[in-house]
Molecule: transfer RNA
Organism: Candidatus Beckwithbacteria bacterium CG2_30_44_31
RNA sequence: UGCCGGAUGGUGAAAUGGCAUCACAGAGGCCUUUGAAGCCUUUGUUCCAGGUUCGAAUCCUGGUCCGGCAACUA
Numbered sequence: 001u002g003c004c005g006g007a008u009g010g011u012g013a014a015a016u017g018g019c020a021u022c023a024c025a026g027a028g029g030c031c032u033u034u035g036a037a038g039c040c041u042u043u044g045u046u047c048c049a050g051g052u053u054c055g056a057a058u059c060c061u062g063g064u065c066c067g068g069c070a071a072c073u074a
């Protein structure tokens, strides 16, 4: 320098262009002598800026960061 892949709650992951969901964690409750376990309820998320579209996490452009590959480097 080029190419490829990735970025989604606190963590790990889903999501044919059509209400962003699941598990764990957190909070509250039930249960219990207490706690754990179990059960119920609940908070919180699309890397940034534009564009396309009736509608974008998803498609397009640019950027940032992470990982991999290739090259360059006398």
Base pairs, nucleotide, nucleotide: 001070002069003068004067005066006065007064010024011023012022013021018054026042027041028040029039030038047063048062049061050060051059